Transfer RNA from a Candidatus Woesearchaeota archaeon, 75 nucleotides, folded computationally. Taxonomically the source falls in Candidatus Woesearchaeota (Archaea, Nanobdellati). Its Rfam family is "tRNA". Rfam classes the family as a transfer RNA.
RNA sequence: GGGCUCAUAGCUCAGCCUGGCUAGAGCGACUGACUCUUAAUCAGUAGGUCGCGAGUUCGAAUCUCGUUGAGCCCG
Repeated sequence: GGGCUCAUAGCUCAGCCUGGCUAGAGCGACUGACUCUUAAUCAGUAGGUCGCGAGUUCGAAUCUCGUUGAGCCCG
C1' cells in the first nucleotide's frame, strides 16, 4: 500500500443480505408487590444521534461513498 470482518442500551448480542409499525432480547440498574429482613419470584419504569460524516429515497440500523477504531490476510 491492497483486501476481508466487526462497531446497535451499562454488559453480552439479535435485527442488516430482502429499506417500511414507535429499534428489540437476556443480564444489570431503579420502583412497587410479596417477605420479620435479605435473597428468590412477580409486575412495571428508565436507559440508544444503530462508531462518525455525507449521499440516494416518500422513508435508511439496513443501500452507496468517505472516514475513525479493533482484528485477520496479502504484498
The prediction has a mean pLDDT of 81.